The part of an RNA shown here (small-subunit ribosomal RNA, 3' major domain) has 475 nucleotides and comes from an uncultured organism. The RNAcentral record of the full RNA draws on ENA, Greengenes and SILVA. Its mean pLDDT, the model's own confidence on a scale to 100, is 84.
Context: one part of a larger RNA
């Protein structure tokens, strides 16, 4: 120089504290250990593995067993020698892959060519086969932390110091003043995009605002574009004004004004680097390895197995709550092998129907919690719904291993959770629903969206992280 110290100083972060709501306790979901298994493919394993690759495991996926079966192969390119067909459909066998019979090309100068297909043959295909400690790419992670360098001078014998330390200050190595340094680079910050205001421009969405017309009723129609809204384009916030602080500086504290303030919320953005951090199973990739098999097709079976234990959920343990009835108010998406209305039919899942819509125009679409009414009266209960028994719905070649959901019955554990220990600070926790990738079905999980909407005195203490000293026998 570093790096550590149960040394010291400043300082910051839901770190702690102050509250709220949870998990640990119960039923199930769901991953992961572990055991079992013919097999339960592989990877992730402290923070940084574990509703994590999986934005969909009845087949397929599938990489894994069993089994049946193929060897120029399921796929690529060349080139040679034979053949006229493969495909398609029909028969037989077979669980199927698959194998045998039957059906069958274009051009010609009749030598043959051409295509695509099959048979031999030969180089090669092919590997989710090993090594992320041989590697690209990409990705976590300290950490949205403030920091990581250089050139030139100048100190030092050198390693290296300096610069970057210090005074203040800031979210920031942020800026200001000082200073043997002066300068610059990545990195902060701003450009970028959303959101909150207004204006302009535009009006097959919204409006009776304005006139008029008409229904049982509705912007339903003429009309309008004011509003509201879309959606592009500019405005608007600079600490720009005003006081107090402050070195007369950077700033900071208070205010006016203002839709908004001191980075306005949010988001994209992740310096040098560090964990031989994750990945050869996304793809690429070096070496090594298998080649009639570690490649390939296929049928079935398994990743769904269950003494036990984690993790992450869901649903509850109830009157702030269950049950029935009636009403109200969104946002952001999706949609043509799609979304599917209205009628009818069924208690329901659904069927039927088949208008309309490649959609600000039609559907998905009901939002829900809310409010009103009324029952239920602290009970394992009109809570709670887990198991299991019967019936059915829908996808699909198929729901027996092993889907989802629907009715009728059945009603488990549960009475708020032990050492411990999580998340949050604002439209935030908490709480309600609604859409969406994936998808034939199939979500308590992911990504989103909007409704209702809370609590907090501070920096002694844990835990991380910065900057500056200081001890070292560590590098």
């Nucleotide at each position: 120089u570093g790096a550590c110290g149960g040394g010291g100083g400043c300082c910051c972060g839901c770190a702690c504290a102050a509250g709220c709501g949870g998990u640990g306790g119960a039923g199930c979901a769901u991953g992961a250990u572990g055991c079992u298994u013919a097999a339960u493919u592989c990877g992730a394993u402290g923070a940084u593995a574990c509703g994590c690759g999986a934005a969909g495991a009845a087949c397929c996926u599938u990489a894994c067993c069993c089994a049946g079966g193929c060897u120029u192969g399921a796929c690529a390119u060349a080139c040679c020698c034979c053949u006229g067909a493969c495909a398609u459909c029909c028969a037989u066998a077979g669980a199927a892959a698959u194998a045998u019979g039957g059906u069958g090309c274009c051009c010609u100068u009749c030598g043959g060519g051409g295509c695509u297909g099959g048979g031999g043959a030969u180089a090669c295909a092919g590997g989710u086969g090993c090594u992320g400690c041989a590697u690209g790419g990409c990705u976590g992670u300290c950490g949205u932390c403030a920091g990581c360098u250089c050139g030139u001078g100048u100190c030092g014998u050198g390693a290296g110091a300096u610069g970057u330390u210090g005074g203040g200050u800031u979210a920031a190595g942020u800026c200001c003043c000082g200073c043997a340094a002066c300068g610059a680079g990545c990195g902060c910050a701003a450009c970028c995009c959303u959101u909150g205001c207004c204006a302009u421009u535009a009006g097959u969405u919204g409006c009776c605002a304005u006139c008029g017309g008409g229904u049982g009723a509705u912007g339903c129609c003429g009309g309008g574009c004011a509003c509201u809204c879309u959606a592009a384009u500019g405005g608007a916030a600079c600490u720009g004004c005003c006081g107090g602080c402050g070195a007369u500086a950077a700033g900071u504290c208070g205010g006016a004004g203002g839709a908004a303030g001191g980075u306005g919320g949010g988001g994209a953005u992740g310096a040098c680097g560090u964990c031989a951090a994750g990945u050869c199973c996304u793809c690429a990739u070096g070496g090594c390895c298998c080649u009639u098999a570690c490649g390939c097709c296929u049928g079935g079976g398994g990743c769904u197995g269950c003494a036990a234990u984690c993790g992450u959920g869901c649903u509850a343990c109830a009157a702030u709550g269950g049950g029935c009835g009636g009403u109200a108010c969104a946002g952001a998406g999706a949609g043509c092998u799609g979304c599917u209305a209205a009628g009818c039919c069924g208690c329901g899942a659904g069927g039927u129907g088949g208008a309309g819509c490649g959609a600000a125009u039609c559907u998905c679409u009901a939002a829900a919690a809310g409010c009103c009414g009324u029952c239920c009266u602290c009970a394992g209960u009109u809570c709670g719904g887990a198991u299991c028994g019967g019936a059915g719905u829908c996808u699909g070649c198929a729901a027996c291993c092993c889907g989802a959901c629907u009715c009728c019955g059945u009603g488990a554990a549960g009475u708020c959770g032990g050492a411990a220990u999580c998340g949050c600070u604002a439209g935030u926790a908490a709480u309600c629903g609604c859409g969406g990738a994936u998808c034939a079905g199939c979500a308590u999980g992911c990504c989103g969206c909007g409704g209702u909407g809370a609590u907090a005195c501070g920096u002694u203490c844990c835990c991380g992280g910065g900057c500056c000293u200081u001890g070292u026998a560590c590098a």